Model confidence (mean pLDDT): 84 of 100. Predicted 3D model of a 1517-nucleotide RNA (small-subunit ribosomal RNA) from a Bacteroidota bacterium. The sequence is in RNAcentral, with records from SILVA. NCBI's taxonomy places the organism under Bacteria, Pseudomonadati, Bacteroidota. Rfam family: Bacterial small subunit ribosomal RNA. Rfam links the family to the GO terms ribosome and structural constituent of ribosome.

[in-house]
RNA sequence: AGAGUUUGAUCCUGGCUCAGGAUUAACGCUAGCGGCAGGCCUAAUACAUGCAAGUCGAACGGGAUUCAAGGUAGCAAUAUUUUGAUGAGAGUGGCGCACGGGUGAGUAACACGUAUGCAAUUUGCCUUUAACUGGGGAAUAGCCCUCCGAAAGGAGGAUUAAUACCGCAUAACAUUUCAGAAUGGCAUCAUUUUGAAAUUAAACCUCCGGGGGUUAAAGAUAAGCAUGCAUCCGAUUAGGUAGUUGGUGUGGUAACGGCACACCAAGCCAACGAUCGGUAGGGGGUCUGAGAGGAUGAUCCCCCACACUGGUACUGAGACACGGACCAGACUCCUACGGGAGGCAGCAGUAAGGAAUAUUGGACAAUGGAGGCAACUCUGAUCCAGCCAUGCCGCGUGAAGGAAUAAGGCCCUAUGGGUUGUAAACUUCUUUUAGACGGGACAAAACCCCUUUACGUGUAAAGGGUUGAUGGUACUGUCAGAAUAAGCAUCGGCUAACUUCGUGCCAGCAGCCGCGGUAAUACGAAGGAUGCAAGCGUUAUCCGGAAUUAUUGGGUUUAAAGGGUGCGUAGGCGGACUGAUAAGUCAGUGGUGAAAGCCUGCAGCUUAACUGCAGAAUUGCCGUUGAUACUGUCAGUCUUGAGUACAGUUGAGGUAGGCGGAAUGUGUCAUGUAGCGGUGAAAUGCUUAGAUAUGACACAGAACACCGAUUGCGAAGGCAGCUUGCUAAGCUGUAACUGACGCUGAGGCACGAAAGCGUGGGGAGCAAACAGGAUUAGAUACCCUGGUAGUCCACGCUGUAAACGAUGAAUACUAGGUGUAGGGGGUAUCAACUCCCCCUGUGCCGGAGCUAACGCAAUAAGUAUUCCGCCUGGGGAGUACGGCCGCAAGGUUGAAACUCAAAGGAAUUGACGGGGGCCCGCACAAGCAGCGGAGCAUGUGGUUUAAUUCGAAGCAACGCGAAGAACCUUACCAAGGCUUGACAUCCACUUAAACGCAUGGAAACAUGCGGUCUCUUCGGAGGAAGUGAGACAGGUGGUGCAUGGUUGUCGUCAGCUCGUGUCGUGAGAUGUUGGGUUAAGUCCCGCAACGAGCGCAACCCCUAUUGCCAGUUACCAGCGGGUUAUGCCGGGGACUCUGGUGAGACUGCCGGGGACAACUCGGAGGAAGGUGGGGAUGACGUCAAAUCAUCAUGCCCCUUAUGUCUUGGGCUACACACGUGCUACAAUGGCUGAAACAAAGGGAAGCGACAACGUAAGUUGAAGCGGAUCUCAUAAAAACAGUCCCAGUUCGGAUUGUGGGCUGCAACCCGCCCACAUGAAGUCGGAGUUGCUAGUAAUCGCGGAUCAGCAUGCCGCGGUGAAUACGUUCCCGGGCCUUGUACACACCGCCCGUCACACCAUGGGAGUUGGGAGCGCCCGAAGCCGGUAUUCUAACCGUAAGGAGGAAGCCGUCUAAGGCGAGACCAAUGACUGGGGUGAAGUCGUAACAAGGUAGCCGUAUCGGAAGGUGCGGCUG
Repeated sequence: AGAGUUUGAUCCUGGCUCAGGAUUAACGCUAGCGGCAGGCCUAAUACAUGCAAGUCGAACGGGAUUCAAGGUAGCAAUAUUUUGAUGAGAGUGGCGCACGGGUGAGUAACACGUAUGCAAUUUGCCUUUAACUGGGGAAUAGCCCUCCGAAAGGAGGAUUAAUACCGCAUAACAUUUCAGAAUGGCAUCAUUUUGAAAUUAAACCUCCGGGGGUUAAAGAUAAGCAUGCAUCCGAUUAGGUAGUUGGUGUGGUAACGGCACACCAAGCCAACGAUCGGUAGGGGGUCUGAGAGGAUGAUCCCCCACACUGGUACUGAGACACGGACCAGACUCCUACGGGAGGCAGCAGUAAGGAAUAUUGGACAAUGGAGGCAACUCUGAUCCAGCCAUGCCGCGUGAAGGAAUAAGGCCCUAUGGGUUGUAAACUUCUUUUAGACGGGACAAAACCCCUUUACGUGUAAAGGGUUGAUGGUACUGUCAGAAUAAGCAUCGGCUAACUUCGUGCCAGCAGCCGCGGUAAUACGAAGGAUGCAAGCGUUAUCCGGAAUUAUUGGGUUUAAAGGGUGCGUAGGCGGACUGAUAAGUCAGUGGUGAAAGCCUGCAGCUUAACUGCAGAAUUGCCGUUGAUACUGUCAGUCUUGAGUACAGUUGAGGUAGGCGGAAUGUGUCAUGUAGCGGUGAAAUGCUUAGAUAUGACACAGAACACCGAUUGCGAAGGCAGCUUGCUAAGCUGUAACUGACGCUGAGGCACGAAAGCGUGGGGAGCAAACAGGAUUAGAUACCCUGGUAGUCCACGCUGUAAACGAUGAAUACUAGGUGUAGGGGGUAUCAACUCCCCCUGUGCCGGAGCUAACGCAAUAAGUAUUCCGCCUGGGGAGUACGGCCGCAAGGUUGAAACUCAAAGGAAUUGACGGGGGCCCGCACAAGCAGCGGAGCAUGUGGUUUAAUUCGAAGCAACGCGAAGAACCUUACCAAGGCUUGACAUCCACUUAAACGCAUGGAAACAUGCGGUCUCUUCGGAGGAAGUGAGACAGGUGGUGCAUGGUUGUCGUCAGCUCGUGUCGUGAGAUGUUGGGUUAAGUCCCGCAACGAGCGCAACCCCUAUUGCCAGUUACCAGCGGGUUAUGCCGGGGACUCUGGUGAGACUGCCGGGGACAACUCGGAGGAAGGUGGGGAUGACGUCAAAUCAUCAUGCCCCUUAUGUCUUGGGCUACACACGUGCUACAAUGGCUGAAACAAAGGGAAGCGACAACGUAAGUUGAAGCGGAUCUCAUAAAAACAGUCCCAGUUCGGAUUGUGGGCUGCAACCCGCCCACAUGAAGUCGGAGUUGCUAGUAAUCGCGGAUCAGCAUGCCGCGGUGAAUACGUUCCCGGGCCUUGUACACACCGCCCGUCACACCAUGGGAGUUGGGAGCGCCCGAAGCCGGUAUUCUAACCGUAAGGAGGAAGCCGUCUAAGGCGAGACCAAUGACUGGGGUGAAGUCGUAACAAGGUAGCCGUAUCGGAAGGUGCGGCUG
């Protein structure tokens, strides 16, 4: 510090997720040791048991018990008594119990933090100072006695002490009042001082050393109160408040104060957020972060609050009191039922809750606290120990050497290699730790005791002595021995680490993206590897990454986001100069900012964690002294901002009135006759009762053509005939006046298209709804005919729009160019026009700059400043609830649950479009011949079957694999056999085997007989067969979606790419586009491109002409011979031909066009002319195209069978459907006769001449030929002659019968051919559809492969030989450019809404239940306060009566709990109901994306199963 994830790819926006750190953690697996720390986050739930606050005899009475000595009684035990010592338990009294310890419920508050103030306060114990401590009195607990009660407790009587209680005396520097003076301050006042009057104290004990007590002053400590600032969320909480705010007075308090009360006034708080609701102890700090921040508030420290819940006071220096009291309530316990008792949020512990958190331990040795003079006692504070890997830190589980790189495991291309791995074994060494046996601490210094010294009678110092829970612990010595000690997670990317097996969208994984559907590095296991390590992972939470709430540090045209517009309040911000001030600001200094923590340094534990010391820091607040540039404030001045004035000028600016013509409709009259109207085409509609059309007149309402323009005006909405009145604004000029008067603007107010609403008018045209007609599968639409609200006017409401420049307002600055509107100036001119300049408005282009890009660019989206609005992933949703507004429609404000990993912007490449342009192709058109109808052949589907083997499936499967199924083939079926096998290799044994014959059998096969290989060095060897065992064979079994190879197709279409350069952030672009041209990305020109590659073309083959060479089996002109005849023979090399090698064609030449190019048109010559014709040749790629059944092959499967052998059957079935063909339907023909002309091929298990026989198929005999020699082999159509005469025929030949022929072991299922006989359908074929552009179509025959035999198929060959093409509008396919896109599996795409089903959360809902808070009324405990004087009463007064005072009682105010009532709020639940979300394949349509097939969208109204349609206005996205 970043990374993954939206896309085919890119950039951006934007969310989600990850890597880091942390934790009072928990869970899973695992676990050797030690140090230091931590340990109920949940139920402030309930608690058994023990302990946690006592102490003082130097305040007091008293004395149980025990001991010692003595006496008495007794034999004694013992009892009793005296004296002395000891002094328990209980009690009076003093101090303490308000500390320490726990918890975080409440509390949003002066509670906390920080800084001040108290001239408005208190403070026991402690310190210092001053003074005092005199003299009396009356009681009471205890003890004793009596009584009540179960108990807890209580009542009465008698008696008694005090440092308990009460008077008296004394007393001021204390308190109060009055009268003065001085000084100071901060308003009330404070301090000091003078005088007078009044009031108020005390306690004693003692070991005689001492310890206490009272008053006053001061200090210290502790506390109280007040104030400034700061301190969570919600405005869907906007008004709150009645002791409320203030005053006067009184009371109360330690003290100020409405703290309380009486009276008076009506204030006080609040948008700078009152009130209300929710949540929460606050801080130092802790975690994280670069920081700013964010989150948090365990342990430790400070403060607060609380102590079962609520209330109340008492005592006291201090409490409204955790281990005190009273009352009320809930709960628990005891009870004799009458009454009582209790409060672990102290330490342990229990139950419960929970994912989860420890011992009913030791000690007061240390530190601290209470009491005490002290010894000492108490102390679950504290110090220690126990449990727990909960965390942090440290150590160890060995170290060195060691290769046969062992065995085993795992993997592989498997006689071998790799890896585990120097790892192990083995050798040497060490001993931390664990174990055994020993030694053994620091923490301890005090108090106290003893001694000494100094001063001089209680202080200080020195020395000695005493005290350890932890703990026989830490630490340390010796011993033996590698001995006692490694796991967890991960291994697709992010993210370090890979293979095998199993599984087969199953089981499962997953933080995100995503893995798994038979070859999973992603699941499970194994081997290996990586990471961390006594831990490792997971889960949860916080910060970070996240600049993803942006102060540091974001945005707002199109991604989310500018308010519809203006005016303006508060607020924020604000021109120039001078002076003052010093609030902000800056500097110095003082105080404070507790300690701990963090940081730095040093130090102590072996190190570290941990701890100690010192420093720094604590960025803050307050005071004080200065500075005065800037901001603020005050005062003065200025003119440039702003405004005013005057002059001129502009315009659809607003508003009210008047007027006008065209058009439309209607009415009347007239002319006139059959249609009009409307559409893609029609129909509804109107019309012979006279329409439409035409003319005249009249009426009505609405809107204002031309001008008219990216012109003008207005804040926006918006504004258009002409004219008048009223009125607003802008601009220009002058620089006269004011003198910062300004900008922005939360709330607020006003304006605000269309639609809509209310009331009243008006109503020509148009036109939601509605009706009818069409279209359609349907058509609640688009189209047509009608038509009502409405559209218009007046008044009132509504307050929204794509209210858009999707761009808030204001100011300043920052290159240019060019239009246009208004005004002004200058030059020139007679004047105008023109030209130049300035201001204002409105457009276009464009530089810098900015931007994700598109683009913006002085009218900024640039550079800056000020102010306002708004945004923070998509959906849910602008919805629900609540509030406000509205007559309503609705508007405005405006969530959450839940759900997804995206949603989105711009641009790129493709693909697509019922977008556009250009071009090509038998694509259409023009033609010719067909198919589709018939019969047959053949293939396919379907059906059937024991089986009808399998594959191929739009074009690009279907006379296809198959260039040939009777057996074989053959893969299928039935039956019968074999199991190392029909076939290959290896081993062992045996032998001959093969072959022939016979028997059984359907055959395979079985049995029997015959038969007996080669070589030899005689040992044996070789090949062959049989038997046996196992390795293995075998499989046309599966997967063409695991593959190789091969092939089809787009398409012989003209395309597909690369290097370098350039442009772009990038994907990419450029090149390859453009202008021409071509069959062609063919060529030329141009150009930020220049080149190149694969394709095109050419090179290759055939063919068309020809030269040369060669000439047998081909040829034969001339010569010769021969024949009835024939190159038959001699010969020839002329010709044809054969087959080698050349030539030839290149737009080369001429002319026209064209850019003078490429090229094109025409022409000449030429056998051939513009690639001459044909073939081979198939770019990058597409279709998971085809083939595992040609072959090869991974994996899976079968192994007495899915292998193999045999016989028979099937692949040939047959209601039917389709494809491809053949033959026809006839006269351009059929038949008969006679008679011409090919090419290219084949031939030895072959072609077979010729002859004979047969009607023929063919048979018999047989020459020649492995071929330019022989043969298949007569080519046919055509041409000639004859016949048929338009018919189901002399057409057509299916079907069937009979008789033959051939092949073959074998023609029944199931071959071909011949002859005779039979003679079906069919008379040119619906919708539709195919081929073909020249030697082509059409037509005619010939050959070949396969093959024993079997083509109408296939592959070739030649013969005869046309028609038509105007042209590119349309159909199909393709190429290039461009455009739109929400598509990229790419239109067979994407996608919307209703309905149906399942699940989820949520709104409404008659209600129901619960909760907290408040209000009104009733009742009212305890208690304080007040009153009263019924009862009682020791101290004081009084001789007494009695009084003062006190207690109880009673009454009253206040008040907790309780009760009643009416509302508001929150939560849960609720029949039913509304929409929403998600879901695999459901139903209906097709709304949107392309011109999405009616452009879409926004607002509004209305209609409709649904998407949606239509009207009105608006926008261009």